[in-house]
Context: one part of a larger RNA
RNA sequence: GAUUGAACGUUGGCGGCAGGCUUUAUACAUGCAAGUCGAACGGUAACAGCGGAAGCUUGCUUCCGGCUGACGAGUGGCGGACGGGUGAGUAACGCGUAGGAAUCUACCCUGAAGUGGGGGAUAACCCGGGGAAACUCGGGCUAAUACCGCAUAUGUCCUUCGGGACAAAGGGGGCCUCUCCAUGGAAGCUCCCGCUUUGGGAGGAGCCUGCGUCGGAUUAGCUUGUUGGUAGGGUAAUGGCCUACCAAGGCGACGAUCCGUAGCUGGUCCGAGAGGACGAUCAGCCACACUGGGACUGAGACACGGCCCAGACUCCUACGGGAGGCAGCAGUGGGGAAUAUUGCGCAAUGGGCGAAAGCCUGACGCAGCAACGCCGCGUGGGGGAUGACGGCCUUCGGGUUGUAAACCCCUUUCAGCAGGGACGAAAAUGACGGUACCUGCAGAAGAAGCCCCGGCCAACUACGUGCCAGCAGCCGCGGUAACACGUAGGGGGCGAGCGUUGUCC
Numbered sequence: 001g002a003u004u005g006a007a008c009g010u011u012g013g014c015g016g017c018a019g020g021c022u023u024u025a026u027a028c029a030u031g032c033a034a035g036u037c038g039a040a041c042g043g044u045a046a047c048a049g050c051g052g053a054a055g056c057u058u059g060c061u062u063c064c065g066g067c068u069g070a071c072g073a074g075u076g077g078c079g080g081a082c083g084g085g086u087g088a089g090u091a092a093c094g095c096g097u098a099g100g101a102a103u104c105u106a107c108c109c110u111g112a113a114g115u116g117g118g119g120g121a122u123a124a125c126c127c128g129g130g131g132a133a134a135c136u137c138g139g140g141c142u143a144a145u146a147c148c149g150c151a152u153a154u155g156u157c158c159u160u161c162g163g164g165a166c167a168a169a170g171g172g173g174g175c176c177u178c179u180c181c182a183u184g185g186a187a188g189c190u191c192c193c194g195c196u197u198u199g200g201g202a203g204g205a206g207c208c209u210g211c212g213u214c215g216g217a218u219u220a221g222c223u224u225g226u227u228g229g230u231a232g233g234g235u236a237a238u239g240g241c242c243u244a245c246c247a248a249g250g251c252g253a254c255g256a257u258c259c260g261u262a263g264c265u266g267g268u269c270c271g272a273g274a275g276g277a278c279g280a281u282c283a284g285c286c287a288c289a290c291u292g293g294g295a296c297u298g299a300g301a302c303a304c305g306g307c308c309c310a311g312a313c314u315c316c317u318a319c320g321g322g323a324g325g326c327a328g329c330a331g332u333g334g335g336g337a338a339u340a341u342u343g344c345g346c347a348a349u350g351g352g353c354g355a356a357a358g359c360c361u362g363a364c365g366c367a368g369c370a371a372c373g374c375c376g377c378g379u380g381g382g383g384g385a386u387g388a389c390g391g392c393c394u395u396c397g398g399g400u401u402g403u404a405a406a407c408c409c410c411u412u413u414c415a416g417c418a419g420g421g422a423c424g425a426a427a428a429u430g431a432c433g434g435u436a437c438c439u440g441c442a443g444a445a446g447a448a449g450c451c452c453c454g455g456c457c458a459a460c461u462a463c464g465u466g467c468c469a470g471c472a473g474c475c476g477c478g479g480u481a482a483c484a485c486g487u488a489g490g491g492g493g494c495g496a497g498c499g500u501u502g503u504c505c
Stems, first nucleotide, its partner, number of pairs: 001505001004502001006501005013377005020369001021335001026333003030330003035078003040075002043071002047069003050065006085288003094213007103205003108201008116150001118148002125140006155166004170193006179186003214260003221251003226248008263285004267278004290311005313324004341367001343366003349363001350361004380410004390401004414446001416441005424432001449494005454475003460489005470477002
């Protein structure tokens, strides 16, 4: 000099854009952050409509009816494995890069074939019981795109090549040409959404390998599922992944093992480069979700807002037993030099579900706070000398502050007030927002500080102080004339900042 997720001191007008717990992966009150589908199903708790009945203050109340719109709870489906957070752990095929073969893949695209005929349950509901609660037990009824046989098998899988095994589910809209009832409707026709088997694709995921990936040798030896083989188990899949048996191997000064430190990368900062340092924001990958362990469901998890066990902690309790997990968004205590609102909206973009209308979405879009950073703008412009007053210095003549002020003329950016008022939105739909922007009005009006002045280093005098008080990055200043301390006048630098401290090059 340059850098910064900065902090501290002091000062502070406006706007745009970006960023804002680097520390305790500390503990968390409260609200919200993942639901949706009635076009899968039985239904009807609430609301509304309609129909009926009763009462009657004659237009209100009560009751009945799933008939309709809808829909609490429930069965079922899809989603909750994405999105969002954090960096604890990890020196590892974790990441980066280049390859590989023994794999899986819901939804989506594309191709082939099918969707026949049956069955038994179970929630909800009703009845009864236990419990303070969380919740739970028994009996009875019932539906399905829930569950289970049978048939068929284009195919797929297994095979000793003879053969064997394997499916499915319906829902909705419209129509009456053919058959049936025969107005209209149906087991009929048609369209849409689904379901089953299978081939291919796209995107996604798992696995293996070469090379690269911090410090310490004051860590030199490490290893028994260890290294390899055979057989088996297990997995979607290879493999010592696991088991039995057999062999005795495998790694290491080209640094094994051990210890410390650390998420990795694209990148960021510095530098002419070589290189050094870092890994906030954004993007990719990984790991984690109170701590440790485990599996279940599922196409996918060993699952942040799922389950089980153990532990620590907090809360409720009728003492028998229960409930919880902000490293989601806000917010609180604590820690700290230090880091924001318990805001608005789904209008946009994107995501989940749904045929759709739509619902949900603290992702996201916005607004709020703080000069935290970068950038832009303003705090006025021109004239104005007998060089006023005041201040400071003085050799007392004067010098300087200084065209600076006053005064005259002018302008109105920004802020203010008033009027108009968007783009972002494809037909409708705008949180932002009466915002940006445009026009008009008033008036120099509301808007300057901080550091420094001995040398390095740009900028000097006076007074006070007297090795005191103090300054200081280094050299060094201060003991009676201090350009170095303190104050004043003057000057220099930068400017909504300026200094200091930390930090890296």
Predicted 3D model of a 505-nucleotide part of an RNA (small-subunit ribosomal RNA, 5' domain) from an uncultured marine bacterium. RNAcentral holds the full RNA, with entries from ENA and SILVA. The prediction has a mean pLDDT of 90. Rfam family: Bacterial small subunit ribosomal RNA.